SAM riboswitch aptamer (S box leader) from Paenibacillus albicereus, 110 nucleotides, folded computationally. It matches the Rfam family "SAM riboswitch aptamer (S box leader)". Its family is annotated with regulation of gene expression in the Gene Ontology. Model confidence (mean pLDDT): 85 of 100. RNAcentral holds the sequence, with entries from Rfam.
RNA sequence: UUCUUAUCAAGAGUAGGCGGAGGGACCAGCCCGAUGAAGCCCGGCAACCGGCGUUGACACGCACGGUGCUAAUUCUUGCGGACAUGUAGCGCAUGUCUGAGAGAUGAGAG
Numbered sequence: 001u002u003c004u005u006a007u008c009a010a011g012a013g014u015a016g017g018c019g020g021a022g023g024g025a026c027c028a029g030c031c032c033g034a035u036g037a038a039g040c041c042c043g044g045c046a047a048c049c050g051g052c053g054u055u056g057a058c059a060c061g062c063a064c065g066g067u068g069c070u071a072a073u074u075c076u077u078g079c080g081g082a083c084a085u086g087u088a089g090c091g092c093a094u095g096u097c098u099g100a101g102a103g104a105u106g107a108g109a110g
Stems, first nucleotide, its partner, number of pairs: 001110008013042001016041003022032003026078001028076002043070003048066003051062004074102001079099009
């Protein structure tokens, strides 16, 4: 880096330390940020893989090891469908729901 597969509406510091201006993948929005961004450390959450325990098995538990996560649904949106409303109608706009795409993370494979 590519492919396969599972998950993505819950949870985690409302005064922890260092750090100093940026961040929320990308687009367009809309937000967060000197009452302190990114990053690092500590703490915490979860329980995908390993481990351990219970079980005939499914499964459940612990959280020791490997990851992950720790504003907003994956913050919303990008392609399509259904419905509602506005418009005389078409088209279009807005809203709700929904499928895909994209992305993130784990596990496996090349």